SAM riboswitch aptamer (S box leader) from a marine eukaryotic metagenome, 117 nucleotides, folded computationally.
Model confidence (mean pLDDT): 77 of 100.
RNAcentral holds the sequence, with entries from MGnify.
[in-house]
RNA sequence: CUUAUUCAGAAUGGCUGAGGGACCGGCCCUACGAAGCCAGACAACCGGUUUAGUAAUCCAGUGGACCUAAAUACGGUGCCAAAUCCGUCGUAAGUAUAUAAUUUUACGAGAGAUGAG
Numbered sequence: 001c002u003u004a005u006u007c008a009g010a011a012u013g014g015c016u017g018a019g020g021g022a023c024c025g026g027c028c029c030u031a032c033g034a035a036g037c038c039a040g041a042c043a044a045c046c047g048g049u050u051u052a053g054u055a056a057u058c059c060a061g062u063g064g065a066c067c068u069a070a071a072u073a074c075g076g077u078g079c080c081a082a083a084u085c086c087g088u089c090g091u092a093a094g095u096a097u098a099u100a101a102u103u104u105u106a107c108g109a110g111a112g113a114u115g116a117g
Base pairs, nucleotide, nucleotide: 001117002116003115004114005113006112012039013038014037015036019029020028021027024087025086026085040080042078045076046075047074048072049071050070051069052068053067057065058064059063084111089108090107091106092105093104094103
């Protein structure tokens, strides 16, 4: 940089000792222990393994590769408060008002996070 996902899920124990939820604004969590590390849990993004299927193609000669689906935490990550906690920008509809201001819902974008290349 490109691409997929982003309203689900995750009990806790040990070490340690003050911050954390990306930034900003809000609103929250936290000595009844934050963040970090280890164990453990959750999860199927990539790989592996197992089972089943398989149009066409390739290798081969009675099968296999490629591909598809399901299962499996085996490996690499990831992740374990609140929808990515909500909002920021735009569009549409509504509440309300009639100078204005405020507010609810939906959709899209931007930004962020994670995996793969």